RNA sequence: AUCAGAGUAGGUAAAGUGCGUUAAGUGUUAAGAGAUGGGAAGUAGCUCUUGAACGAAGGUUUAACCGCGAUAUUUUGCCGCAUCCGCUGAA
Numbered sequence: 001a002u003c004a005g006a007g008u009a010g011g012u013a014a015a016g017u018g019c020g021u022u023a024a025g026u027g028u029u030a031a032g033a034g035a036u037g038g039g040a041a042g043u044a045g046c047u048c049u050u051g052a053a054c055g056a057a058g059g060u061u062u063a064a065c066c067g068c069g070a071u072a073u074u075u076u077g078c079c080g081c082a083u084c085c086g087c088u089g090a091a
Stems, first nucleotide, its partner, number of pairs: 002090004010079009019069003028052007038085003042081001058066003
């Protein structure tokens, strides 16, 4: 120096366990901040805080259960960082 590979945040599907259904959460938008393959760093995606707008499916029965929600989380499968420097393997 050449070729190949591993590896993030996160996304998606299923299952388990929960939350709300007296409306939080999810989604949208504005401002600020944070972390983000092993290291640096980031215009990319993600998270948090505050504000604004919008917005819903409850039912049955007395033991409790069945639903609903762009619902949370864990596990598993699949997908998975553009730059520079590294790691592993090959010749």

THF (Tetrahydrofolate) riboswitch aptamer from Senegalia massiliensis, 91 nucleotides, folded computationally. The organism belongs to Senegalia, within Bacteria.